Small-subunit ribosomal RNA from an uncultured soil bacterium, 1485 nucleotides, folded computationally. The coordinates come from a structure-prediction model, not an experiment, and the mean pLDDT is 84. Rfam family: Bacterial small subunit ribosomal RNA. RNAcentral holds the sequence, with entries from Greengenes.
RNA sequence: UAGAGUUUGAUCCUGGCUCAGGACGAACGCUGGCGGCGUGGAUUAGGCAUGCAAGUCGAGCGACAAGGAACCUUCGGGUUCCCUAGAGCGGCGAACGGGUGAGUAACACGUGAACAACCUGUCCUAUUGUUCCGGAUAAUUGGUCGAAAGGCCUUGUAAUACGGGGGAGCAUGGUUUCGGGGCAUCUCGAGAUCAGAGAACAAGCAAUUGGCAUUUGGAGGGGUUCGCGUCCUAUCAGGUAGUUGGUGAGGUAACGGCUCACCAAGCCAACGACGGGUAGCUGGUCUGAGAGGAUGGUCAGCCACAUUGGAACUGAGACACUGUCCAGACUCCUACGGGAGGCUGCAGUCGAGAAUCUUGGGCAAUGCACGAAAGUGUGACCCAGCGACGCCGCGUGAAGGAUGAAGGCCCUCUGGGUCGUAAACUUCUUUUAUGAGGAAAGAACGGGCUUCGGCCCUUGACGGUACCUCAUGAAUAAGCCACGGCUAACUACGUGCCAGCAGCCGCGGUAAUACGUAGGUGGCAAGCGUUGUCCGGAUUUACUGGGCGUAAAGCGAACGCAGGCGGACUUUUAAGUAGGAAGUGAAAGGUUGGAGCUCAACUCCGACACUGCUCCCUAUACUGGAAGUCUUGAGUUCUGGAGAGGAAAGCGGAACGACACGUGUAGCGGUGAAAUGCGUUGAUAUGUGUCGGAACACCGAUGGCGAAAGCAGCUUUCUGGACAGCAACUGACGCUGAGGUUCGAAAGCCAAGGGAGCGAACAGGAUUAGAUACCCUGGUAGUCUUGGCCAUAAACGAUGUUCACUAGGUGUCGGGUCUUUGAUUCGGUGCCGCUAGCUAUACGCAUUAAGUGAACCGCCUGGGAACUACGAUCGCAAGAUUAAAACUCAAAGGAAUUGGCGGGGGCCCGCACAAGCGGUGGAGCAUAUGGCUUAAUUCGAUGCAACGCGAAGAACCUUACCAGGGCUUGACAUGCAACUGCACGACGUAGAGAUACGUUUCCUUCGAGGGUGUUGCACAGGUGGUGCAUGGCUGUCGUCAGCUCGUGUCGUGAGAUGUUGGGUUAAGUCCCGCAACGAGCGCAACCCUCACGGUCUGUUACCAGCGGAUAAUGCCGGGGACUCGGACUGAACUGCCUCUGUAAAGAGGAGGAAGGUGGGGAUGACGUCAAGUCAUCAUGCCCCUUACGCCCUGGGCUGCACAUAUGCUACAAUGGCCGGUACAAAGGGUUGCUAGCGCGCGAGCGUCUGCUAAUCCCAAAAAGCCGGUCUCAGUUCGGAUUGGAGUCUGCAACUCGACUCCAUGAAGUCGGAAUCGCUAGUAAACGCCGGUCAGCAAUACGGCGUUGAAUACGUUCCCGGGCCUUGCACACACCGCCCGUCACAUGACGAAAGUUGGUUUUGCCCGAAGUCGCUGCGCCAACCGCAAGGAGGCAAGCGCCGAAGGUAGAGCCGAUGAUUGGCGUGAAGUCGUAACAAGGUAACC
Repeated sequence: UAGAGUUUGAUCCUGGCUCAGGACGAACGCUGGCGGCGUGGAUUAGGCAUGCAAGUCGAGCGACAAGGAACCUUCGGGUUCCCUAGAGCGGCGAACGGGUGAGUAACACGUGAACAACCUGUCCUAUUGUUCCGGAUAAUUGGUCGAAAGGCCUUGUAAUACGGGGGAGCAUGGUUUCGGGGCAUCUCGAGAUCAGAGAACAAGCAAUUGGCAUUUGGAGGGGUUCGCGUCCUAUCAGGUAGUUGGUGAGGUAACGGCUCACCAAGCCAACGACGGGUAGCUGGUCUGAGAGGAUGGUCAGCCACAUUGGAACUGAGACACUGUCCAGACUCCUACGGGAGGCUGCAGUCGAGAAUCUUGGGCAAUGCACGAAAGUGUGACCCAGCGACGCCGCGUGAAGGAUGAAGGCCCUCUGGGUCGUAAACUUCUUUUAUGAGGAAAGAACGGGCUUCGGCCCUUGACGGUACCUCAUGAAUAAGCCACGGCUAACUACGUGCCAGCAGCCGCGGUAAUACGUAGGUGGCAAGCGUUGUCCGGAUUUACUGGGCGUAAAGCGAACGCAGGCGGACUUUUAAGUAGGAAGUGAAAGGUUGGAGCUCAACUCCGACACUGCUCCCUAUACUGGAAGUCUUGAGUUCUGGAGAGGAAAGCGGAACGACACGUGUAGCGGUGAAAUGCGUUGAUAUGUGUCGGAACACCGAUGGCGAAAGCAGCUUUCUGGACAGCAACUGACGCUGAGGUUCGAAAGCCAAGGGAGCGAACAGGAUUAGAUACCCUGGUAGUCUUGGCCAUAAACGAUGUUCACUAGGUGUCGGGUCUUUGAUUCGGUGCCGCUAGCUAUACGCAUUAAGUGAACCGCCUGGGAACUACGAUCGCAAGAUUAAAACUCAAAGGAAUUGGCGGGGGCCCGCACAAGCGGUGGAGCAUAUGGCUUAAUUCGAUGCAACGCGAAGAACCUUACCAGGGCUUGACAUGCAACUGCACGACGUAGAGAUACGUUUCCUUCGAGGGUGUUGCACAGGUGGUGCAUGGCUGUCGUCAGCUCGUGUCGUGAGAUGUUGGGUUAAGUCCCGCAACGAGCGCAACCCUCACGGUCUGUUACCAGCGGAUAAUGCCGGGGACUCGGACUGAACUGCCUCUGUAAAGAGGAGGAAGGUGGGGAUGACGUCAAGUCAUCAUGCCCCUUACGCCCUGGGCUGCACAUAUGCUACAAUGGCCGGUACAAAGGGUUGCUAGCGCGCGAGCGUCUGCUAAUCCCAAAAAGCCGGUCUCAGUUCGGAUUGGAGUCUGCAACUCGACUCCAUGAAGUCGGAAUCGCUAGUAAACGCCGGUCAGCAAUACGGCGUUGAAUACGUUCCCGGGCCUUGCACACACCGCCCGUCACAUGACGAAAGUUGGUUUUGCCCGAAGUCGCUGCGCCAACCGCAAGGAGGCAAGCGCCGAAGGUAGAGCCGAUGAUUGGCGUGAAGUCGUAACAAGGUAACC
């Protein structure tokens, strides 16, 4: 020392990405009241107009304007003095102050030392001196050249300018004496002697002051050297010729290859030289818990630079920002001849840029230069101005005030909530702003006077500023961002994957708290957000403080130099280490205690800190160094056995192939099935023989050996290592190991051999949609040997090597010992482990560690790009090693969990298959659907689970569709207001009708009301949309046996356990076992019905017995037995027996009407399918409102090249037709069912009867049975289609009804691939009834009975389902996931003939300025000399070096380049299906 979001269906972990914090010389957007203190060109070290930024001294010097005074005057003027401008000579300064960070990776900087190898103007201290001469020159005057800048000649003068002589002490040098010191070279002091350098004066009456010269010491400043520290890169590994050293010389203030001559061949480097890139360094600043990381703006210290490059001069100091010379570029002036310039000083300007200020005031203060001083100068500095750029402070009011106003927004809307005590209103205050008045500190120096106590005078840019007082009056003053989670803060409307948002996850496809707006809310506040950068969070480079079996990560293995680490004892040393003391660690800054501005920021004072470096003293445990000793680590000798350890040579048998010969005949071979192939020229098969190459069955084994790779027939030779055992010896000789070296499977390469089998490539045959594969037939390299390369593998235990320690149990290999079925010990090799421990408390490891520790090495840091590019090294090549980036994603990944899935496994069930019976698919027709058509063919349902479905009945109606005609408060509801003797109905007229017009027409208590209608306002209405906004209902898996919970336990957790296991069952049914024990929804049962009985009841049902009547009939009296109806009840429970079993239960049996769920029905768990339905109904939202509403007429839903589904009828003789005859159940009926009778061939009609139904009717049951006929044919089968004639319903049968009769008489002769139903009163066959309904397209649907089978060995296979298990890269869950080419678009990158730029560098050429050296015939005042001349100096010339330039190359880094290569990303493209399941050929290296 704080965390959070994001990988998943969920979990744990690994791991990246992102956020919350702080900071800034910032910028941008919106906004902006005041003050204080700070701060402000970060980019083009780009170019600069203008002004200013370094002058000063008359007490160094001469001359001289203007002015003043005095004197003289010939009034023209002159002389002297004073003061003084400007210029000049001279002195000092100009090397400071100010700016910038280009260069620099360096003694540049920081820190600490050293100089016995150095310098130092001014200043301080101390000492001594300041003498005598000389010649010039600027200024000035006159002339002259030039456009200018500037120059030349003449004249002429001074000095603290310049030159010379003398000169004590004395600098320096030589010789020498003495005395000290030290650190090697050395050095200090004193003395003698020789040589020798050396000064300037000014002011003042003077005292004196200031200068000048010499020497000493100091202070401060500088120079040089050294230790340590100071970025990235090894895809920079070798660099270096003045290079390294020496001798000598030169040079410098001084050391030194600093330079030169000669000599030697060194020097630096893996502890990173050399090269490349980047960069001023530090005090500090930001961040951080710290360690660290990042940074170096303002302030301060150092360095470097001054237009670019070079050079020196002057000077105490420079190689000099506002000096000089030269060269280059640029700009300006020009009379074209020639000249001038350098803002990285302060302001300012242009440019570039996201971006950075006034051409201000003042020397009042502080400081600096000059001056004796007054003073002058100072863009240093002090102030002011501009900018919210930052930090700090203040304000925009305070108290009260509820009709909780108006208004906005929201809502469940006659109302409520919120903005909100907020406002209004009342009282108060006046900071700030405004006006008025007053008004500082910062001031000390300095000057004058002085009785030396002091007194007086003067000086303020800021500034009439800070501050104080008064007046007026709430008066002058609030915004910005956010509101899905992280993250404080929510609603409405608009929009509709659009517009847009977004830091990450992600929002937006019609109900968006995520976009935009509004209201509200939250946060901060004169600011608020955004962007950028840095640190933090990030323990995500891990020193503090990480890892490497499976997540990224152990080199394939060993040997081994350097390096790192290292056993026991003794002595010594004191490097590390520890204690103490000293020096230093600038100031500022930081921390802390105080103080000053009203506070704070800010400033001042004190203390601490500054973790560091150096030096001294002390300690000696540990580490290191030195010396000595030891045996336990390591090794050696001896004995012994084990072993596919290695190399070479020889030998062997089986198998295989070939060849030869024999026997033998038609096939062989091969496969899922085939074919290619071989074979009548004789194969395959079989026998004998010969040849050849390769590999070594059995033994053989989680057995052995080896460092790993790897090693297997037998024998021999040579040879390495390990192990055990007894003793002895050496004496730490050890461990690890960057580089390095060696070995290193297979494939591959080179050369020479060899070649049986196998077998890449290749060829053929199959398979397939294709099949460049899998399968088959052949077959070349290769596989084998020798020699040489290659150096990689999933080279794996995915586990580096070595040492020590930490329960056991159980095998095995090789030794030893003993008390020998065994125990124990040493060394290997396996397993178990719920012992501890570890790990993601995962999987797992566990004395053969992945445990606990030690030593050393290697390696990792999100995924992809990328085991790649470029470069380098190696290689014959193939290629290997080393190894990035752009770009792109928010994941990629590990282990485990629950599901789902598998052309995984096990167990089980189901008319699932099989065994059967009958169908469908072919025909005709019916119905539904698709499609097509149409003005409309209304809408919905669409795999199973849509398609005789919604529809239990479309001619009109229905009706939702279309065309046309109409209505607009409406066909329908409610409320309000006004009006109304008005409505409805009936009749008549017009019209297709809706409708319009006309006639007729209420009650009452008379106030008006009720009803009705009209008009108007609210509203109605919608089969319009959304079933992906919903409720309800329904389908389906599935009547499948499952689905869960509480508590407990296990697991970090998701979860598991229970529910799994062994049995059993139709069943999670039950039993047993068990860290589970219980419970719930399901199963079962309870309900209905059918099957048996009992009791009660008895009409309309029944009729045995009794009686009556009839042609006959329960027809009547009656009966309550039977059948039957109803109600209640009994009965079945594996209860009983036998057997099996622990049990549950099973098998068999008895009894029974019924037997193991007795048959059937109702009943449908948790859930799945965004399944179906907004058109049954309900309903949110959206939409329409003289229409998407409503009414009417007609049409359509019935349309027809076609396709599909479900059915009906058939194809016939088990049949058709005709005649006769028998037996049901369940239903329906008053707008109805209708008997009987009559008519009609018939549908039906007429008439009348019974029945509101156990009474009457529909009603005839049909197949069946009996008899007859037909005789196998498109028929006496089949009935479609069509013509004609009718019946019935209905307002109406044209589109478009059903039925009847006559006539017609189609396809069809049992149905391809395929497919459906059914397990018993079932299938099949037969008829009957009902609902809807005027009628009916019903062959449909829902029921009812009659007749009444066959088969099931069994669970291999198909389909569906359940449980357990296994794999998974799936979780939208296999209709999943996912790979690669190609095509298109786009992005970045590589290669490329080249082209082009920068930078570094080599050789040569040219060579400015300039120092140095040589020369110096030319020139020259000072000194010497009478002179000539000399000394000395200068110009000039030459030489070395030398910038820029030229030329010929080289290296490195970029830019660009036709074309080309792969990579990434993209919408639903193309082709296949490689991977994930046994992924359909196991996958992978």